Small-subunit ribosomal RNA from a metagenome, 1454 nucleotides, folded computationally.
The RNAcentral record of the sequence draws on SILVA.

RNA sequence: AGAGUUUGAUCGUGGCUCAGGAUAAACGCUAGCGGCGCGCUUAAUGCAUGCAAGUCGAGCGAUGAGGCUCCUUCGGGGGUACAUCAGCGGCAGACGGGUGAGUAACACGUGGGUGACCUACCCUCAAGACGGGAAUAACGGUUGGAAACAGGCGCUAAUACCCGAUAUACUUCUGGGGUCAGAGCCAGAAGGAAAGCUUCGGUGCUUGAGGAGGGGCCUGCGGCCCAUCAGCUAGUUGGCAGGGUAAUGGCCUACCAAGGCGUAGACGGGUAGGGGGUGUGAGAGCAUGGCCCCCCACAAUGGGACUGAGACACGGCCCAUACUCCUACGGGAGGCAGCAGCAGGGAAUCUUGCGCAAUGGACGGAAGUCUGACGCAGCGACGCCGCGUGGGUGACGAAGGCCUUCGGGUUGUAAAGCCCUUUUCUGGGGGACGAGGCAGGACGGUACCUCAGGAAUAAGCGUCGGCUAACUACGUGCCAGCAGCCGCGGUAAGACGUAGGACGCGAGCGUUAUCCGGAUUUACUGGGCGUAAAGCGUCUGUAGGCGGUUCUGUAAGUUGGGUGUGAAAGCCCCGUGCUCAACGCGGGGAGGCCAUUCAAUACUGCGGGACUAGAGUAUGUCAGAGGGGGGUGGAAUUCCCGGUGUAGCGGUAAAAUGCGCAGAUAUCGGGAGGAACACCAGUGGCGAAGGCGGCCCCCUGGGGCAAAACUGACGCUGAGAGACGAAAGCUAGGGGAGCGAACAGGAUUAGAGACCCUGGUAGUCCUAGCCCUAAACGAUGGAUGCUAGGUGUGGGGCCGAAGGGUUCCGUGCCGGAGCAAACGCGGUAAGCAUCCCGCCUGGGGAGUACGGCCGCAAGGUUAAAACUCAAACGAAUUGACGGGGACCCGCACAAGCAGCGGAGCGUGUGGUUUAAUUCGAUUCUACACGAAGAACCUUACCUUGGGUUUGACAUGAAGGUGGUAGGAACGCGAAAGCGGACUGACCCUUCGGGGAGCCUUCACAGGUGCUGCAUGGCUGUCGUCAGCUCGUGCCGUGAGGUGUCGGGUUAAGUCCCGUAACGAGCGCAACCCUUGCCCUUAGUUACAAGUGUCUAGGGGGACUGCCGGCGGGAAGCCGGAGGAAGGUGGGGAUGACGUCAAGUCAGCAUGGCCCUUAUGUCCAGGGCUACACACACGCUACAAUGGUCAGUACAAAGAGCAGCGAAGCCGCGAGGUGGAGCGAAUCUCAGCAAAGCUGGCCGUAGUUCGAAUAGCAGGCUGCAACUCGCCUGCUUGAAGCUGGAGUUGCUAGUAACCGCGCGUCAGCGAUAGUGCGGUGAAUACGUUCCCGGGUCUUGUACACACCGCCCGUCACGUCAUGGGAGUCGGUAACGCCUGAAGCCAGCAGCCUGACCGUAAGGGGGGCGUUGUCGAAGGCGGGACUGGCGACUGGGACGAAGUCGUAACAAGGUA
Repeated sequence: AGAGUUUGAUCGUGGCUCAGGAUAAACGCUAGCGGCGCGCUUAAUGCAUGCAAGUCGAGCGAUGAGGCUCCUUCGGGGGUACAUCAGCGGCAGACGGGUGAGUAACACGUGGGUGACCUACCCUCAAGACGGGAAUAACGGUUGGAAACAGGCGCUAAUACCCGAUAUACUUCUGGGGUCAGAGCCAGAAGGAAAGCUUCGGUGCUUGAGGAGGGGCCUGCGGCCCAUCAGCUAGUUGGCAGGGUAAUGGCCUACCAAGGCGUAGACGGGUAGGGGGUGUGAGAGCAUGGCCCCCCACAAUGGGACUGAGACACGGCCCAUACUCCUACGGGAGGCAGCAGCAGGGAAUCUUGCGCAAUGGACGGAAGUCUGACGCAGCGACGCCGCGUGGGUGACGAAGGCCUUCGGGUUGUAAAGCCCUUUUCUGGGGGACGAGGCAGGACGGUACCUCAGGAAUAAGCGUCGGCUAACUACGUGCCAGCAGCCGCGGUAAGACGUAGGACGCGAGCGUUAUCCGGAUUUACUGGGCGUAAAGCGUCUGUAGGCGGUUCUGUAAGUUGGGUGUGAAAGCCCCGUGCUCAACGCGGGGAGGCCAUUCAAUACUGCGGGACUAGAGUAUGUCAGAGGGGGGUGGAAUUCCCGGUGUAGCGGUAAAAUGCGCAGAUAUCGGGAGGAACACCAGUGGCGAAGGCGGCCCCCUGGGGCAAAACUGACGCUGAGAGACGAAAGCUAGGGGAGCGAACAGGAUUAGAGACCCUGGUAGUCCUAGCCCUAAACGAUGGAUGCUAGGUGUGGGGCCGAAGGGUUCCGUGCCGGAGCAAACGCGGUAAGCAUCCCGCCUGGGGAGUACGGCCGCAAGGUUAAAACUCAAACGAAUUGACGGGGACCCGCACAAGCAGCGGAGCGUGUGGUUUAAUUCGAUUCUACACGAAGAACCUUACCUUGGGUUUGACAUGAAGGUGGUAGGAACGCGAAAGCGGACUGACCCUUCGGGGAGCCUUCACAGGUGCUGCAUGGCUGUCGUCAGCUCGUGCCGUGAGGUGUCGGGUUAAGUCCCGUAACGAGCGCAACCCUUGCCCUUAGUUACAAGUGUCUAGGGGGACUGCCGGCGGGAAGCCGGAGGAAGGUGGGGAUGACGUCAAGUCAGCAUGGCCCUUAUGUCCAGGGCUACACACACGCUACAAUGGUCAGUACAAAGAGCAGCGAAGCCGCGAGGUGGAGCGAAUCUCAGCAAAGCUGGCCGUAGUUCGAAUAGCAGGCUGCAACUCGCCUGCUUGAAGCUGGAGUUGCUAGUAACCGCGCGUCAGCGAUAGUGCGGUGAAUACGUUCCCGGGUCUUGUACACACCGCCCGUCACGUCAUGGGAGUCGGUAACGCCUGAAGCCAGCAGCCUGACCGUAAGGGGGGCGUUGUCGAAGGCGGGACUGGCGACUGGGACGAAGUCGUAACAAGGUA
């Protein structure tokens, strides 16, 4: 510090995800030791048991076993030290400890204030403590009660209580003086104190002043979310008086006034203890508040006061409520959010431990007592830190495992072995510091030290497709599974599972959760808004923000210095202590938008003065569809009336509906009515926008220019707010010609709820009022300044005779710098800057729901969430595609000729059938294709079929065999095969034997079994189309472009010219073969010679070379000459980068998988030849350009020894016989080529056409023609009379017609395939259209690329959510009723020691009672919020459902 992921690729935008760090954690696997920390985040749920706050006998009475002592009547009594349950009294229980519920608050933090206050214990200072009195617990005795406890009666003490005295200080009041103010100061009046104990040292008490420490109250500033909470408020805000408090205050009460708060967010709702700090981060920030420290709040829930210096009191009291427990049912008791512990909840959080030795605290004079504070130990890898599980040596490298190309590689110096060490461990010995002068140690026989033993007691977890470090094998087969994101898995998975190996970390390792980071992805630091998300539709203007030049004052902001504070811990630095570290200790530093004070005055603010450049006013002048109202004009459409006139009009791609003989359309005249204003007209003008268009008049807004008179910053922007705001729509009333949603009809169509046509209602128009939206767009907020030019145009000014020039304002185009992801913008900025406003933060859900506001409604505005996706998106690039464009090719169309499609037959295919009809090929590019030869064989298929299992074939090893291998009559059998008399070898040899063969066994063979989507090779197709690329350079951020484009030209990316390109490669062409002309060499078999028709070789010839024209002095084109041949002469071979996962595992080869007495192999028979059908390729025809008969002419190219086979003879013929000749320029196929030519017949007929089918008789091949061959003869003679839609081939020696050969092959189903020659045409205007292709261009939402993409309804499943008759809760208020405890107030019924009074009595106190207030409860209507809810709405998601085709190419109606 970044990375992955949108695309075919690219740049950008943008989200998602990852790598890091952290944690009070939990879970999984694993686990040796120690140190230091931490350990209920949930139920502030409920709690058994024990402990957590007492102490003082030096305040008091009392009691006391025992000790000491004295007395003794010996029973006991007194005293004393000591002790003490309980009590009176004092101090402490307000600290310490826990928790985080509540609280958005002066609760907290920070800085101040208190002239408005308090403070027990402690310290200092001053003064004092005199004289009296009355009770009451305990106790005794008694009553009630189950208990808790309570009530009478009697006695007693005090540092308990009361009265009096004294008090200059103190408190209150009054006056004076003083202050900003109620302080301090002076004078006066009134009031109020005390306690003793003692070991005689002290200690305690009272009053006052001061201190220290602690607290109360007030206040500036600071720190959460929601505006879908916008208005809140009755003690409310203030005043006066009083009450209350330690003290200010509406804190409380009465009266008076009507205020107070709020967009700088009141009120309401949600959430939350705050801080020091902690985590992260470069920082700014963001998140957080566990342990420790400070503050606050709370103590079952709610209320209340008492005591006290202090409480409204965790282990105190009273009341109410809920809950739990006891009960004799009458009544009582209780509060772990103290330490342990239990239940419950939960993913989850410990011992009912030891000790007061230390530190600290309460009481005490002290000893001391108490202390679950605390110090320690226990449990838990929960965290951090440290240590170990051994070290050295040890092989060209054991074994085993894994992989393997079988060679080897790897595990791996790893192990073993040898040498060594002992941290840890086990055992033995010693043994602390922590304790200040003595004693006293829970921890603890711990830490630590030492001796001995022995490598001994100690390694796992995660990962290995990319990100991200680490790879192979097997298993699995879209299954099982993985996954943080992208994504893996459908038979070779580095992604699943296992193994081996590797990588990472290590007593841990992973996972999950959460926070920060990465994320400049909320942007203060540090983002954006033309098209990616984002400028309000426009204007006016309020608050606010910002603001021209100059002088002066001030010093609020600002800047600097000083002072105070910013607790400790923490953090940083230095040092130091535990062996190190973690941890601890000491010192220093840092840390605030803080306070205060002094100073500075540039800038900003504030006060004052001046200015004119901003802004405005006045004057002159100008343009304009600017707005409102009134009037008026012509053209056109329609309608009405009349004339002329007759059969159609209208409409469309074509039609029909419609109109018309009741007279339309057309045409002429007249009239009515409504709406809109042709030409001018513009790329023009005006307006803030929406928008505005005949002409005239009235009213009215804004703007430009000129000159520079006046004001003197009066300005800019603008949250809310207000106004305007196209069309459609709404209300009411008019109006209504044309147009025209809805609707009707006609067409189109599979359908047509559309597009087209005929009609047509709202509406469109006017008046008044609503609505308030838009692609309200320049998709570009407003203002100001600055920053090259060029060229139009509207308005004005100036100069000029004019052409023209110049200046200001507006409106366009091009363009520089600059900007920008690119496209593009570019003085009318999207440039450079300043100010203000609005808006954005992934896509979908959704501009939706709910709520609010507005509206008559329609609806508008504001505006979420659940859920879901790993993208959505912008610009540009290369392709592909388009029912886009331009140009150009091709038998592509057209022009022609002959066909196919109809018939019969042949062949192939589909389908069907079958035991099997083997398999493959399936648009072009499968279908007379693999197959250039299926009766057996071939053959791969089939069978209740017959055999065989090292095999039909190969190699190797071991063993065996010697009349062995082989042959074989014969027997069984369909054959294969089995048996088998008999026969009977070969090679080498050192003569022992060996090899080969055969038999047995083991390795293995074998497979036309699967996968052409694992492959090689070969092939088809685009396409013989003209294309496909590279190097360097240049352009572009990049994909990529350029080159290869443009103008010509060509069959051609062929060539020329232009040119940021210059060259090059694979293709094209040429080189090769063949053919046409000539020459030449050779000449056998050709021919009579000789020759050279001919055959076999070699060479020449053609190159736009020559001439003319066109063209650019080019390439080239056109014409001509010459020539056998002319612009590639004809034909062939030759197939670029690539495409189709095209074809082939069955030609061959080959990875993997599968079969192994079978999916191998041998055989017999059958099948591949089936047959209702459908298609494809052909043959033969339908006839007279023919058929038939007779005669007669002319080829080329081939083939031949298991062959071609002559003559001759036989047969009507197929053929037979025969065997000459020939390995072939000699012989044969082949004595006939056919069409052709000559002549005869046939005469338009299902025929003398046509030959299918069928019968009979023959021939040939072959082991064998039944299934299932070919040929011959005779007989039979079918369909068919030129073939619908549609479709094929061919541009010249071509099509068409005609025959001949060859391959395969025993034969043949060949009408196929492939060659050969013979005869030998027609047509091409042309490129609009169909098909295919090439180049350029354009659009694109396609890229598996249009056989693409994609939308909506419906159906099914899942999920979340809105509405919903309702129903069940929760929260906080309000109204009324009742009203506990208690404070306060009243009353005077009862009781009453101190004081007053001689007394009666009084004062005072207590109880009681009444009232205000008052928690809770009850009733009630609402508010907010949640759960459930029949039904219902849409939404999201879900390999292969239905219907259509809306969008993307002009997407077929933009």

Its Rfam family is "Bacterial small subunit ribosomal RNA".